[in-house]
RNA sequence: CGAAGAGUUUGAUCCUGGCUCAGGAUGAACGCUAGCGGGAGGCUUAACACAUGCAAGUCGAACGGUAAGGCCCCUUCGGGGGUACACGAGUGGCGCACGGGUGAGUAACGCGUAUGCAACCUGCCCUGUACAGGGGGAUAGCCCGGAGAAAUCCGGAUUAAUACCCCAUAGUUUCCGUGAAUCGCAUGGUUUACGGAUUAAAGUUUCGGCGGUACAGGAUGGGCAUGCGUGGCAUUAGCUGGUUGGUGAGGUAACGGCUCACCAAGGCGACGAUGCCUAGGGGUUCUGAGAGGAUGAUCCCCCACACUGGGACUGAGACACGGCCCAGACUCCUACGGGAGGCAGCAGUGAGGAAUAUUGGUCAAUGGGCGAGAGCCUGAACCAGCCAUCCCGCGUGCAGGAUGACGGCCCUACGGGUUGUAAACUGCUUUUCUGCAAGAAGAAUGGUCAUUACGAGUAGUGAUUUGACGGUAUUGCAGGAAUAAGCAUCGGCUAACUCCGUGCCAGCAGCCGCGGUAAUACGGAGGAUGCAAGCGUUAUCCGGAUUCAUUGGGUUUAAAGGGUGCGUAGGCGGCUAUAUAAGUCAGUGGUGAAAUGCUGCAGCUCAACUGUAGAACUGCCAUUGAAACUGUAUAGCUUGAGUGCGCCUGAGGUAGGCGGAAUGAGUAGUGUAGCGGUGAAAUGCUUAGAUAUUACUCAGAACACCGAUUGCGAAGGCAGCUUACUAAAGCGUAACUGACGCUGAUGCACGAAAGCGUGGGGAGCGAACAGGAUUAGAUACCCUGGUAGUCCACGCCGUAAACGAUGAUAACUCGCUGUUGGCGAUACACAGUCAGCGGCUAAGCGAAAGCAUUAAGUUAUCCACCUGGGGAGUACGAUCGCAAGGUUGAAACUCAAAGGAAUUGACGGGGGCCCGCACAAGCGGAGGAACAUGUGGUUUAAUUCGAUGAUACGCGAGGAACCUUACCUGGGCUUAAAUGUAGAAUGACCGUUGCCGAAAGGUGACUUCCCUUCGGGGCGUUUUACAAGGUGCUGCAUGGUUGUCGUCAGCUCGUGCCGUGAGGUGUCGGGUUAAGUCCCAUAACGAGCGCAACCCUUAUCGUCAGUUGCUAGCAGGUAAUGCUGAGGACUCUGGCGAGACUGCCACCGUAAGGUGAGAGGAAGGUGGGGAUGACGUCAAAUCAGCACGGCCCUUAUGUCCAGGGCUACACACGUGUUACAAUGGUCGGUACAAAGGGCAGCUACCUGGCAACAGGAUGCUAAUCCCAAAAGCCGGUCUCAGUUCGGAUUGGAGUCUGCAACCCGACUCCAUGAAGCUGGAUUCGCUAGUAAUCGCGCAUCAGCCAUGGCGCGGUGAAUACGUUCCCGGGCCUUGUACACACCGCCCGUCAAACCAUGGAAGUUGGGGGUACCUGAAGUCUGCAACCGCAAGGAGCGGCCUAGGGUAAAACCAAUGACUGGGGUUAAGUCGUAACAAGGUAGCCGUACCGGAAGGUGUGGCUGGAACACCUCCUUU
Repeated sequence: CGAAGAGUUUGAUCCUGGCUCAGGAUGAACGCUAGCGGGAGGCUUAACACAUGCAAGUCGAACGGUAAGGCCCCUUCGGGGGUACACGAGUGGCGCACGGGUGAGUAACGCGUAUGCAACCUGCCCUGUACAGGGGGAUAGCCCGGAGAAAUCCGGAUUAAUACCCCAUAGUUUCCGUGAAUCGCAUGGUUUACGGAUUAAAGUUUCGGCGGUACAGGAUGGGCAUGCGUGGCAUUAGCUGGUUGGUGAGGUAACGGCUCACCAAGGCGACGAUGCCUAGGGGUUCUGAGAGGAUGAUCCCCCACACUGGGACUGAGACACGGCCCAGACUCCUACGGGAGGCAGCAGUGAGGAAUAUUGGUCAAUGGGCGAGAGCCUGAACCAGCCAUCCCGCGUGCAGGAUGACGGCCCUACGGGUUGUAAACUGCUUUUCUGCAAGAAGAAUGGUCAUUACGAGUAGUGAUUUGACGGUAUUGCAGGAAUAAGCAUCGGCUAACUCCGUGCCAGCAGCCGCGGUAAUACGGAGGAUGCAAGCGUUAUCCGGAUUCAUUGGGUUUAAAGGGUGCGUAGGCGGCUAUAUAAGUCAGUGGUGAAAUGCUGCAGCUCAACUGUAGAACUGCCAUUGAAACUGUAUAGCUUGAGUGCGCCUGAGGUAGGCGGAAUGAGUAGUGUAGCGGUGAAAUGCUUAGAUAUUACUCAGAACACCGAUUGCGAAGGCAGCUUACUAAAGCGUAACUGACGCUGAUGCACGAAAGCGUGGGGAGCGAACAGGAUUAGAUACCCUGGUAGUCCACGCCGUAAACGAUGAUAACUCGCUGUUGGCGAUACACAGUCAGCGGCUAAGCGAAAGCAUUAAGUUAUCCACCUGGGGAGUACGAUCGCAAGGUUGAAACUCAAAGGAAUUGACGGGGGCCCGCACAAGCGGAGGAACAUGUGGUUUAAUUCGAUGAUACGCGAGGAACCUUACCUGGGCUUAAAUGUAGAAUGACCGUUGCCGAAAGGUGACUUCCCUUCGGGGCGUUUUACAAGGUGCUGCAUGGUUGUCGUCAGCUCGUGCCGUGAGGUGUCGGGUUAAGUCCCAUAACGAGCGCAACCCUUAUCGUCAGUUGCUAGCAGGUAAUGCUGAGGACUCUGGCGAGACUGCCACCGUAAGGUGAGAGGAAGGUGGGGAUGACGUCAAAUCAGCACGGCCCUUAUGUCCAGGGCUACACACGUGUUACAAUGGUCGGUACAAAGGGCAGCUACCUGGCAACAGGAUGCUAAUCCCAAAAGCCGGUCUCAGUUCGGAUUGGAGUCUGCAACCCGACUCCAUGAAGCUGGAUUCGCUAGUAAUCGCGCAUCAGCCAUGGCGCGGUGAAUACGUUCCCGGGCCUUGUACACACCGCCCGUCAAACCAUGGAAGUUGGGGGUACCUGAAGUCUGCAACCGCAAGGAGCGGCCUAGGGUAAAACCAAUGACUGGGGUUAAGUCGUAACAAGGUAGCCGUACCGGAAGGUGUGGCUGGAACACCUCCUUU
C1' cells in the first nucleotide's frame, strides 16, 4: 500500500449453479435542462467521391540574361537606354526521402527487447592531411519559322556557367601478386614491406572568405542478420521444387537461392507446419487488492500506405502523398484528332451515419528549407472561432425574521400536520454581472545607430525598433440581490410516501416482478431523497465473477473418471559419493527513449494543467561468484522393480472327449373323453384316440443339489465330469540383476447383449407376425401359436445404468468382527503374519446422504474430463463400418432457472396398528302409487331474491288471500313516510262534509288558536334550504353469526439438547384408554388450548317445607267425588344434602389398567341424556336479519296506491304423509300420561244442528277452572276381494275466520270412490327405554294450505361372528418429479401462429491458387546496317512481369420451389408414457413394430416398492 456484497430456483432449508444489480471508465450518442472561467479533446462509419483556395520552395554572392516593378537619363510620347535596386521565364545548385495525414494491407524479424555486422552505406555538420594545372564541344533560354482546339511538340540560327567532356598530377584510395608480425570462437581481421594496374577538381569575391576534389576519422541517420516474446480455429494434419544444402558465377552499399548453372535429396511439422479468419505493433490507457482482463483515440517511437496494380529513374537517401512511365477503374475538358486529374496535408462539400468543428489570423514565438545576409516560403507551429464532449474551479447570495401568514397537499377534519425560516419584511456583502478607466508577461535574437576590446571582422555594452493572440488576461471605480437551477428517482436490491385517476386496460420493468375497483411499482399531484450546470438513458470495457481457479475451483449422488489393458512420445522419479554449473541464488556492469503513473518541491489566486528533481520501470543481456536442491556425467548400493528356487489356490483361458436329469419328437403298448389355459374365458389340441401312463429310439440346448454378500480374471466375463495345452495371483526363501520404476496424449489389443455377412444347426424359449381375450379403443399387459434370433465355425460391429455411477501408482493415519488362500505348527487351541473378500465404527472429510487402512481422510506424480438449462450428443465437415450405426462435435434461437441432498406436509390402486351404525348381523324405511311440500327446468308482464356434492332441495320461511312483498301492470308524489335547525308565509291542525277516482291522490265547502308591554312571542300548518331514502352491486373489501371436517384427539409453547440449516426432540418406543387417558421407558423437563371434571336434566335415599297438591289414621257429609274439618305418614312439588371412587374381593399385569351373571348397591366401571366444538380447513354461507368500507340511483334503482304474481305445469329430483290391509278395518263399551297453553283467551255444563258449528251460561289471570289422550283392554261384525282395504279426484250442500276466501283458506255433511295388492338398479336411519308404533302439546297465527318444525309421554323389540372389504378418521413407517399439495404433476403425435436454423435441382457473388495463351512500362542483357570524333544515342531482339483472356477444380458467402427437425405461444384434438408398486417397477444399450406418447424381445443396472385380490378413463 491493501481485498465489503445483494436479489433471484423452495412451502421452508443447505448446497451446486447460472442470470441480474450496486463501482469505475469512454474520442461517445440520445432526452430534458443550462450562468461563467481555465485546461484538454473533437469522422470510431465510406482507405467513399471530391468544387474552390492554400499546404515547398529558395539562391542574382553559380550562369546567360531582363518579362513586370522602383530609381536615374533620353524620348519622335509609340518608346528607348542605364542601374552593385530588383527579378518573370530558363540553365545550374541545394531542398523536395523532412515536416503533415491515414491505418487499407501486414500474424511478419512487422513490432518489442537483447545482441551481432571480422558482411555494410551515410548529403548537409565536425576534425585532420593533401590538392585544385591545361583544354574542348554542346545545350536551354533569346530570335526566326512551323504543327495543334488545347496540353504540348518540331525545325533552323546563335550563346553562358559551380552544366557536360578530354588530358595531366595522386601517397596512404581500390584491385591483384609475394613476404612478415600480431590478434580473433570460425569464415578471418589489423599492421607493415615490395611489385603491378586504375580514377580528381569550379569557380566567385568587397581578397577576409565562401565554395570545389581526394583520403582518413568522428558524429548523425540508415541497412542487414540472430535469440526470445508477440491473435483465433485441429470441424485446417500434413506442407515444400529455388523447395533444403553444396560448388561456381552474377548481382548488391552489404551477407544471403537474392538470381543463375551443375550436383545432392533434402527442409518444415503435434513444442502445431500448411491453410483460413481477424488484426498495424509498442510506450501506454481503463479496470483490478494483486495476479490478471480489456485496450492501442489524443501525445511519443517504429512500420506500412498515398485512386488500384506494376515499374524503374534521379539522388547521400525514394522504388518517392502535393515526381515520372505503363495498365485499370472513375471524373473532367475537347474542335473527337487528343488531352487533364488524384485532399488517408489545412479548411471546406456531398454521401454514409446515432455521431464529430472555421473554406479564420499570424509567421510575433518554437522549428524546418534555401540563402553570406537582409529575407522569402512554411494550413509544421502559435493563436483565435464552434461544441457542457471530458476534467477542474466559481457563482446563482448571507444574517435575522412565527401569528409558524396566504395558497397547495394530507388527515382521525369546530381542529391538526406538512411545504416552512421557506416567503413577506429588516439589515449586510458584491465573487459574478453591467458601465467607465488603466493595462501586461510572452522579446530572446535579428535590423539600425552609438560605443568598447583586439586586427579590416567577430565579440560585448547602450539606445531604438519588432506581438497574430489583444485593448485579451489582470487591476481600479460606480451601480445594485441586482443577471443565473435543473435532472433523475422514491416496491425490494437502494437513500426517499401519501392522495387522486385507471381497472390484466393504458402502461412500467436492470433482476425479482407490478396492473383483473381501495396500486407507496402505471399516469398526475403534493411531499421526500440523490446529484447538481448538469442530470438521466443507451452502447462498450474491467470489476464484483474464486463464474477458466498460477495466486485461486472441481469430477460417488449437483456438470464432470476414458468400458478395460498393453505401451510410444512426454511428464515425474530410491540411497551414497565425486565432477560440472544448464536451471537456481547472490554481487557488479550495460540497457530498459521521452512523455505517462508514483513521491517531494515549484508556477498559474486554488485546482485541473504545467515545470523540475527523485524513486520506479518487477524485463533482457553480459560478467564474477556460490553449489544445498533439480539437471548432466561418472563410480557404487539394495530397500523400489524384476529373475531364480520351493509350496500352494481358483467357475482364469483355448481345444477335444464323456455323462445324467429335464423338455420335445418318433414308434409300439395300456386306456377313454376330454386336455390345455385363465381373474374369468376363448383361440388351440382331441374319437383319424389326445391329455395321462409304460418301453425303446432320436435331437438340440442348458448343467439342479453343492452354491455362499465364496473363488478366479485387467475389464467384458467365467459353473456337469475329464484330458491336453496355456496364463496368472499369493505365500515362503533371499541365490541373481542393480532403479531396469510410475503414469501415459496419439497408437495397438481386448471388449456383455442386440445386430450384420457366409456356412451349419434348430429341442426349448421367442422380437416381428397371426389368432383369442380385456377394453370406450388395446397396434399393450393375459392366453394359444410362431419367424428371425438364441447354439456352432469363421469374419465384422465397438456400444451398455460397460457402475463401486468412485482413473492408475506410492506413502501415512484409532479400533472391533466375519470369511478365502498361504506361513507360523504335529493339531478341528489361536495372542501372530502376508495377500484378498465383507460388516460396524473413531479422528478427519463432506451440502448432506454418507465415506472411513478396499477413503470420498492427509500428501506426491501422471492421465482423462467439467464450466447454467434447453436446442443436442443434433446439424455440417472429417473419419471408421457391408449396413445398422459409431467416434469427433457446433451455432442461431430460447428460458431464469435446470439441478443435488435433506426437512415439514399432502398424497399412493405402499405397509403396519386402531376407531366410527363404516361394513357385517338385524329392525324399519326411501326408490314403484296418490297426495303434501321444496328444488330444477319450462312458461310468464311477473312467476322477487338467496341456498347448489357431502355441508342446497318441509332450507332463510316459527304461517304469501290484502298486508307481508322485495317482483309485474297501471295510476300518483318529489324535502319526500319520520325528526331536527334556520329563514319565509300563514292561523290553523283536528273535526264534519261535497265532487272526480279502483284507491292513493286531486279539488272544494263548513268550522277557525293562545299570551302580549301591540314591537312580538308560544303552538301548529304550509313552504324554502341543509341534513334523506335505496331488500341497488360487491360475502372475493369486512364485522358479527353459522355449516362442515368433528365431540375427531389432536394443536402448540418456554427452557434445554441435537442438526450448518429448514427442522427435530418433547408429542417417539412398549403397554393401556372413549381420549396426547394414564403407566413404564426415555435428552428431555415443564406448561398452555383441547380430552376429562366442574353446569343442567334424569334414576335412589335422607332432611326441610306443606298450597292450589296428597289422604293412612280420626271426625263430618254426599247418589258420588279430599267434598269439608284435620293431618305431614305416603305420592307429589322444590330447596338443601347423601350417593359411584375400579373404593372392596379374586385372577392377570412391574405399573397404568384389564377380566369377573363377584360382593354390596337404586345405579358399576365417562350410569342415561343435554349444554359445551382446540389450532385450523373449505376466498364454504349470509351486504335480504343487523352493522359497515367502497361504488351506483336521486321527478328515481326512492316513495304511496289498486290489481296481479310468488300457488303457473309437458316434465325431472329431494324430503314427507296416506296406503296397499286380518298383528287389520269398522261399531259399541272401558282404563292409564307427561309436557305445555289460556282473558280480543281456554271454556265445563245446557239447548239446537247428522256434523263443522251456533245460541246461552259458569269457572279460571290458573299444582285450584278449561283445552284433554291414543294405541291398549272387553265384546260384536267383516273373511282375502281392488274388498266394510285405500282414500285421491269430482259434484252438491254448508260452517267459521276475515274489509275481502274468483285466482288462492281450513273445516263439516251427503254423494263420488282414482292409483295402489309391498315396489328395478340402487339407497337411508337405527345398538335400548333405542328402532318401530301410538297419541298429546306448543311457537308462528284473524284464519290456514302443519302431512312441516320443536317438545311430551304411552306401548316397546331384534342383532353385532367379526374387521377381509366399501366410506370417513387417528398414529407410526415408506416412496414421491406433488406444495393451488392426486380434482396434483406431466409425455408425445396432430391442428394454428410466430421465430431462428439444417438439407435441396440450382442461381448469384467473392477471395485465393493451378494450367495454357497473350503481354504494357521497365531493369538487365544481346546486336551488323542509322547518328556521333568519342562517350554514347536511336532502333531491333531476348528473359521476367502487372494486367487481360480461356479452362477445370476446390473453398467461402448470399439466395432457392420444396423439405427436415427445433424453439416459443391463458384456456384446440387424441390418448395417458413417467412421478406412489403411477396401477405391466423404472431406466441403459440394441433390434423389430406401432396415430402418438410407446410396446415387445435380448443382456445389463438399482438410481425399485413390497407380508402378493380382472382391466380401465377424464377435469380446475

This is a predicted structure of a 1516-nucleotide RNA (small-subunit ribosomal RNA) from Prolixibacter sp. NT017. The sequence is in RNAcentral, with records from ENA and SILVA. NCBI's taxonomy places the organism under Bacteria, Pseudomonadati, Bacteroidia, Marinilabiliales, Prolixibacter.